[in-house]
Model confidence (mean pLDDT): 84 of 100.
A computed fold for a 79-nucleotide RNA from a Desulfobacterales bacterium, annotated as c-di-GMP-I riboswitch aptamer.
NCBI's taxonomy places the organism under Bacteria, Pseudomonadati, Thermodesulfobacteriota, Desulfobacteria, Desulfobacterales.
Of the family's consensus pairs, 95% are formed in the model.

RNA sequence: UCGUGAAAAAGCCAAACCCUGAGUAAUCGGGGGACGGAAAGCCACGGGUCCGCCGCAGGCGGAUCGCCGGGUUGCCUGA
Numbered sequence: 001u002c003g004u005g006a007a008a009a010a011g012c013c014a015a016a017c018c019c020u021g022a023g024u025a026a027u028c029g030g031g032g033g034a035c036g037g038a039a040a041g042c043c044a045c046g047g048g049u050c051c052g053c054c055g056c057a058g059g060c061g062g063a064u065c066g067c068c069g070g071g072u073u074g075c076c077u078g079a
Stems, first nucleotide, its partner, number of pairs: 005076001012037002017032006035066001041072003045069003048064007
């Protein structure tokens, strides 16, 4: 350096739920809280799912990266 892995060490993130704020909504932000996670870091690129609008053929806009795939960056590293 590559690879591997959660075996070790240092740590990291944070589901449901509750409080609060934003949004028509899906959902998102802050605080609490831990179900879990080796990328549960980031990207809406492909698919899926969800919301709104127009329409009945489908289209447009939005959301979800902790739904799957892909891209990209990163800590440690036993066998």